[in-house]
Context: one part of a larger RNA
RNA sequence: CUGGGCGUAAAGGGAGCGUAGGCGGUUGGGUAAGCCCUUUGGGAAAGCUCCCGGCUUAACCGGGAAAGGUCGAAGGGGACUGCCUGGCUAGAGGGUGGGAGAGGAGCGCGGAAUUCCCGGUGUAGCGGUGAAAUGCGUAGAGAUCGGGAGGAAGGCCGGUGGCGAAGGCGGCGCUCUGGAACAUUUCCGACGCUGAGGCUCGAAAGCGUGGGGAGCAAACAGGAUUAGAUACCCUGGUAGUGCACGCCCUUAAUCGAUGGACAUUAAAGUGUCGGCGGGUUACCGCCGGUGCCGCAGCUAACGCAUUAAGUGUCCCGCCUGGGGAGUACGGCCGCAAGGUUGAAACUC
Numbered sequence: 001c002u003g004g005g006c007g008u009a010a011a012g013g014g015a016g017c018g019u020a021g022g023c024g025g026u027u028g029g030g031u032a033a034g035c036c037c038u039u040u041g042g043g044a045a046a047g048c049u050c051c052c053g054g055c056u057u058a059a060c061c062g063g064g065a066a067a068g069g070u071c072g073a074a075g076g077g078g079a080c081u082g083c084c085u086g087g088c089u090a091g092a093g094g095g096u097g098g099g100a101g102a103g104g105a106g107c108g109c110g111g112a113a114u115u116c117c118c119g120g121u122g123u124a125g126c127g128g129u130g131a132a133a134u135g136c137g138u139a140g141a142g143a144u145c146g147g148g149a150g151g152a153a154g155g156c157c158g159g160u161g162g163c164g165a166a167g168g169c170g171g172c173g174c175u176c177u178g179g180a181a182c183a184u185u186u187c188c189g190a191c192g193c194u195g196a197g198g199c200u201c202g203a204a205a206g207c208g209u210g211g212g213g214a215g216c217a218a219a220c221a222g223g224a225u226u227a228g229a230u231a232c233c234c235u236g237g238u239a240g241u242g243c244a245c246g247c248c249c250u251u252a253a254u255c256g257a258u259g260g261a262c263a264u265u266a267a268a269g270u271g272u273c274g275g276c277g278g279g280u281u282a283c284c285g286c287c288g289g290u291g292c293c294g295c296a297g298c299u300a301a302c303g304c305a306u307u308a309a310g311u312g313u314c315c316c317g318c319c320u321g322g323g324g325a326g327u328a329c330g331g332c333c334g335c336a337a338g339g340u341u342g343a344a345a346c347u348c
Base pairs, nucleotide, nucleotide: 003320004319005318006317007302008301012316014201015200016199017198021194022193023192025088026087027086028085029084030083031082033081034080035077036076037075038074039073040072041071049065050064051063052062053061054060091191093187094186095184096183097182103177104176105175106174107173108172109171115149116148117147118146119145120144121143125136126135162169163168206248207246208245209244210243215241216240220236221235222234223233259315260314261313262312263311264310269292270291271290272289273288274287275286276285277284278283297304298303321348322347323346330341331340332339333338
């Protein structure tokens, strides 16, 4: 330097932005670095190949020739790549227009329900379970009616639906704000794709400071169950769950267990969301998303199948038998918990 792979066997980075780098649409001109051709120099000897010869043969040895690879110089070529330069509009981006959406942040508002407090009615139970008990209740509970406090979560709509890069996002209104789709073909003119490092975001749990605390509930306590019961069940219950800030954490079955982009495929059918066009408005067509089913093809099979796991190109990440082990050591990060990078002996 090289192989084969990564949905489920080992293997896609949690996600995005982006540096270096790699790769890059169409057309004209130039150049000649890559590339190709010719000539020439070099390419030690030995070795390899071929020819001739010497030891009886061979191995071995002697002589000669050729070839291959690599490098230098000169001349030539101009398809392709590169570089310079001039165009183009199919990629990318911008403008304009009317729509869709739980996309993000802040502020405010409202209703149902649980709990607690006050008052009225009212009396012996309530609660809980497989059955019970702990627990609550004659100091008046539970039930019911009225009033009040407070926190959290958002019923129906709700979807096989939508939005977001992912994590994720659901009452209503306002303010600020990101993205995508469609239509128009108005502008720009390759401005692109990917992306080692890097930076940012990243559920839950956890940490720090402050405030909050209704319900739920690790830990904990009690009651049961049981041979035991550090559980499952029951009665309670603290962190936590909610909020603000943090140069706090950065993990996950962060899953489609499927990286991103582009192109392409004789196969379609059917549902749904958004936009647009047409229309004799129960319909048809186009674009974009999201599902189901299924050809060819692929696959070890399962299955995938225009949302590919088909056929290709470019770039990144990763795998290389099981255990030891995501451990040890070291580095980096962290207040800690720990994270990240990540072995070996030994063993099967």
RNAcentral holds the full RNA, with entries from ENA, Greengenes and SILVA. A computed fold for a 348-nucleotide part of an RNA from uncultured Nitrospira sp., annotated as small-subunit ribosomal RNA, central domain. It matches the Rfam family "Bacterial small subunit ribosomal RNA". Taxonomically the source falls in Nitrospira (Bacteria, Pseudomonadati, Nitrospirota, Nitrospiraceae).